Small-subunit ribosomal RNA, 3' major domain from a metagenome, 480 nucleotides, folded computationally.
Context: one part of a larger RNA
RNA sequence: UGACGGGGGCCCGCACAAGCGGUGGAGUAUGUGGUUUAAUUCGACGCAACGCGAAGAACCUUACCAGGUCUUGACAUUGAUCGCCAUUCACAGAAAUGUGAAGUUCUCCUUCGGGAGACGAGAAAACAGGUGGUGCACGGCUGUCGUCAGCUCGUGUCGUGAGAUGUUGGGUUAAGUCCCGCAACGAGCGCAACCCCUAUCUUAUGUUACCAGCACGUUAUGGUGGGGACUCAUGAGAGACCGCCGCGGACAACGCGGAGGAAGGUGGGGAUGACGUCAAGUCAUCAUGCCCCUUAUGACCUGGGCUACACACGUACUACAAUGGGUGUCAACAAAGAGAAGCGAAACCGCGAGGUGGAGCGAACCUCAAAAACACACCCCCAGUUCAGAUUGCAGGCUGCAACCCGCCUGCAUGAAGUAGGAAUCGCUAGUAAUCGGGGGUCAGCAUACCGCGGUGAAUACGUUCCCGGGCCUUGUACA
Numbered sequence: 001u002g003a004c005g006g007g008g009g010c011c012c013g014c015a016c017a018a019g020c021g022g023u024g025g026a027g028u029a030u031g032u033g034g035u036u037u038a039a040u041u042c043g044a045c046g047c048a049a050c051g052c053g054a055a056g057a058a059c060c061u062u063a064c065c066a067g068g069u070c071u072u073g074a075c076a077u078u079g080a081u082c083g084c085c086a087u088u089c090a091c092a093g094a095a096a097u098g099u100g101a102a103g104u105u106c107u108c109c110u111u112c113g114g115g116a117g118a119c120g121a122g123a124a125a126a127c128a129g130g131u132g133g134u135g136c137a138c139g140g141c142u143g144u145c146g147u148c149a150g151c152u153c154g155u156g157u158c159g160u161g162a163g164a165u166g167u168u169g170g171g172u173u174a175a176g177u178c179c180c181g182c183a184a185c186g187a188g189c190g191c192a193a194c195c196c197c198u199a200u201c202u203u204a205u206g207u208u209a210c211c212a213g214c215a216c217g218u219u220a221u222g223g224u225g226g227g228g229a230c231u232c233a234u235g236a237g238a239g240a241c242c243g244c245c246g247c248g249g250a251c252a253a254c255g256c257g258g259a260g261g262a263a264g265g266u267g268g269g270g271a272u273g274a275c276g277u278c279a280a281g282u283c284a285u286c287a288u289g290c291c292c293c294u295u296a297u298g299a300c301c302u303g304g305g306c307u308a309c310a311c312a313c314g315u316a317c318u319a320c321a322a323u324g325g326g327u328g329u330c331a332a333c334a335a336a337g338a339g340a341a342g343c344g345a346a347a348c349c350g351c352g353a354g355g356u357g358g359a360g361c362g363a364a365c366c367u368c369a370a371a372a373a374c375a376c377a378c379c380c381c382c383a384g385u386u387c388a389g390a391u392u393g394c395a396g397g398c399u400g401c402a403a404c405c406c407g408c409c410u411g412c413a414u415g416a417a418g419u420a421g422g423a424a425u426c427g428c429u430a431g432u433a434a435u436c437g438g439g440g441g442u443c444a445g446c447a448u449a450c451c452g453c454g455g456u457g458a459a460u461a462c463g464u465u466c467c468c469g470g471g472c473c474u475u476g477u478a479c480a
Stems, first nucleotide, its partner, number of pairs: 001480002003477003007474007015464002019428005026318008034309002042053002064304007073127001077126002081121003087102006106117004129293002132291003139286001140282003143278001145276001150189006156165003169180003195270004200238007210227002214225003241264001244258005320421001324380006337368003342361002347356003387418001392413007434456004439451002
């Protein structure tokens, strides 16, 4: 100087407390461990691994296993030599592949001899290739402490020196934020602001958006003329600064209350992550040193596996019901998105999944598209039920060469566990939790996951003694 203390002081954080809803019990989905297996590819392991890499394993993917094959190779460069290639068909085969046949003769220059190039075949060789090892050799990227308020430097001063000072102290703040003081005076990286979204207003422009007033028209609809008010969209501005008033404070920083205001003291949210820590994670995104394989640890194909199942754990979904379930009515009321190898309307067929159909739309125009919870009416009457829906049988639909292993959906039938979950444990402070639906990416198909969106919309916070994590000062130490 640090680190540590079941030392002290001060102060924060959904850290506790106060509340609301969960997890832990059930069924299922999914990940992991374990076990099994020819293989169940690999990685990730307290927080910070376990719906994680994977924004989607039937083949492919795929790295694993079995079998069948190849050896200058599936891919790149050089290449003596030869020729076009592409394409189609037949046979053998599980395919890879092999054999045979058909067919074809590229482009440019040209002195018409040929040359050059593309493409294909190809000896020999250099070489290719490796998701093989090492993340404890590395780059890059990332997690985490933590959006915590810290981490340092120059000069000066003090100290033999390590180092100290500044950065401590008194206040204050979300903040090393600011004020005051001070052997310090300044500065840098962080904080804040500048950026984006959102909340209010003004203004400009109105099509595909809008429709107040004036007309026309319709069963009906901004449908039409028209309008530039409103909504909305897209630009440009205004607005919030403790600016104003009062009180407190040290005449400071600042705090508390009030007015005005759409918004008040950082308005709400996002992006933004200092010096560093964890030999944290990743050699399987990529890149890369070294080591290793080279008729195989490389490459191709078919099939299988990653989907196994006595069990254990994590994360979710659905429930156990009456604040509910069912049926009907109300075209009730959104936001944000996506669409051309795409979204797919009307109409018709089907109980339905879906099919036929093909209008319109590269989309403020058309489509996906029905929002759902809600409201109203009726039934159910507390029961393993008109709760719950697992499981299974049958019959179908869709995607796709192909749904046996191993997809999703529909109808009928079946109708399991489950009556609120032990010890323990998690999230959340407001348009939040809870609850309700909608969209997107991935994607041929497949979503209870993930990432956005809006609808309805709470309770509680006395307080900081205690648990956890963190910041500053100080103290002890046989630790570095």
Notes: Its mean pLDDT, the model's own confidence on a scale to 100, is 84.